Overview: Predicted 3D model of a 350-nucleotide part of an RNA (small-subunit ribosomal RNA, central domain) from an uncultured prokaryote.

Context: one part of a larger RNA
RNA sequence: CUGGGCGUAAAGGGUUCGUAGGUUGUCAGGUAAGUUGGCUGUGAAAGCCCCGGGCUCAACCUGGGAUGGUCAGUCAAGACUGCGAUACUUGAGUAUGGGAGAGGGAAGUGGAAUUUCCGGUGUAGCGGUGAAAUGCGUAGAUAUCGGAAGGAACACCAGUGGCGAAGGCGGCUUCCUGGCCCAAUACUGACGCUCAGGUGCGAAAGCGUGGGGAGCAAACAGGAUUAGAUACCCUGGUAGUCCACGCUGUAAACGAUGAGAACUAGAUGUUGGGUAUAUAAAGAUACUUAGUGACGAAGCUAACGCGAUAAGUUGACCGCCUGGGGAGUACGGUCGCAAGACUAAAACUC
Numbered sequence: 001c002u003g004g005g006c007g008u009a010a011a012g013g014g015u016u017c018g019u020a021g022g023u024u025g026u027c028a029g030g031u032a033a034g035u036u037g038g039c040u041g042u043g044a045a046a047g048c049c050c051c052g053g054g055c056u057c058a059a060c061c062u063g064g065g066a067u068g069g070u071c072a073g074u075c076a077a078g079a080c081u082g083c084g085a086u087a088c089u090u091g092a093g094u095a096u097g098g099g100a101g102a103g104g105g106a107a108g109u110g111g112a113a114u115u116u117c118c119g120g121u122g123u124a125g126c127g128g129u130g131a132a133a134u135g136c137g138u139a140g141a142u143a144u145c146g147g148a149a150g151g152a153a154c155a156c157c158a159g160u161g162g163c164g165a166a167g168g169c170g171g172c173u174u175c176c177u178g179g180c181c182c183a184a185u186a187c188u189g190a191c192g193c194u195c196a197g198g199u200g201c202g203a204a205a206g207c208g209u210g211g212g213g214a215g216c217a218a219a220c221a222g223g224a225u226u227a228g229a230u231a232c233c234c235u236g237g238u239a240g241u242c243c244a245c246g247c248u249g250u251a252a253a254c255g256a257u258g259a260g261a262a263c264u265a266g267a268u269g270u271u272g273g274g275u276a277u278a279u280a281a282a283g284a285u286a287c288u289u290a291g292u293g294a295c296g297a298a299g300c301u302a303a304c305g306c307g308a309u310a311a312g313u314u315g316a317c318c319g320c321c322u323g324g325g326g327a328g329u330a331c332g333g334u335c336g337c338a339a340g341a342c343u344a345a346a347a348c349u350c
Stems, first nucleotide, its partner, number of pairs: 004321003007304002012318001014201002017198001021194003025088002030083002033081002035077007042069001049065006091191001092188004096183004103177007110154001115149007125136002162169002206247006215241002220236004258317001260314002266295001268293010299306002323350003332343004
């Protein structure tokens, strides 16, 4: 002087919005706080370092010099940062016209299927398994036809298709409502980015109160299997699964990849727009834009691989990691009805 990482080795917060903070586009001019330079003052002596001198040398003593600052004052510079004022339109946003969509909430409604009940036909089995048995059935089952009830889920369409910040969202209709995309203009004029705390949302399971309960099914019971079988298989079956309101706040909440920005390798599939070309139309081709996939150049990577949807490049921002175990535990605190969640060690040990 330089200086680690976070796809899979430890490590991206589950996710949105957003406060403080950090950071912030282009042109010209002002100021001079940061910044840079000059000068003055000061930075005690000793010590360290350099050049000398004295003890026979050295240690030691001694003379001179140098060094030493986020320092103060003053004078100047004006590139960069800051500050105040002015202007701009590319970032950001607004308006106008179109477009696609399982985006969200509420109400209504449809058919198929399962189950149960009622009635008809009908008779000895049905069901289940690797094989069986428990179970159901002469009190008439299974099968089949007609009718009724009720709950839950929406076959085909359906697609590395679509939408959403994430969780997630799928029959149909209506109402309310959020976001996104495209084209051409007009307007505002940096209003931007990120975000500690904070705030809302947040699968499943679970909890509280009240409903609902067809199918499925933790627990549980029985039958098998087995040396045993608190399992896998079978017959049943309660919470739960569903609805309303409230709570919980976690997941392999995954792309195991935080958000933003810029960038011409190339060739290719698909979704939503736009433009052009020829065409009677359907459709086709080319270009462009916003997504979503599969390859791949440069580059990166320990490798695998990533590769404009980056793991390449970038400079401001946030979160997180620092050997394995102990331990995401104890204690304390905050939250919760509880279950528990969040925060989070140490001894000891290898």